[in-house]
RNA sequence: UCCGACAAGUGGCACCCCGGCCGUGAGGUCGGUUCGCAAAGCCUGAUGCGUCGCUGGUCUCGACGUGGAUCGGUUGCCGAA
Numbered sequence: 001u002c003c004g005a006c007a008a009g010u011g012g013c014a015c016c017c018c019g020g021c022c023g024u025g026a027g028g029u030c031g032g033u034u035c036g037c038a039a040a041g042c043c044u045g046a047u048g049c050g051u052c053g054c055u056g057g058u059c060u061c062g063a064c065g066u067g068g069a070u071c072g073g074u075u076g077c078c079g080a081a
Stems, first nucleotide, its partner, number of pairs: 012037002017032006035068001041074003045071003048066006
């Protein structure tokens, strides 16, 4: 110098819930909160789930949402043996 486990440390994010605002809605955003997270940083490529539309209804299809749904892609802190 390089590789190297969250082991430790410095830190980071912020579930549910509450309030404001946006949205037909799922949901998003801001503030509080802190269940948890070693990628709970970022990205809808695939799948799943949800919402809306078409429809008497369903299927199908389309659009939207979900990254704290599962994979996938990509970036990153520390550095024991």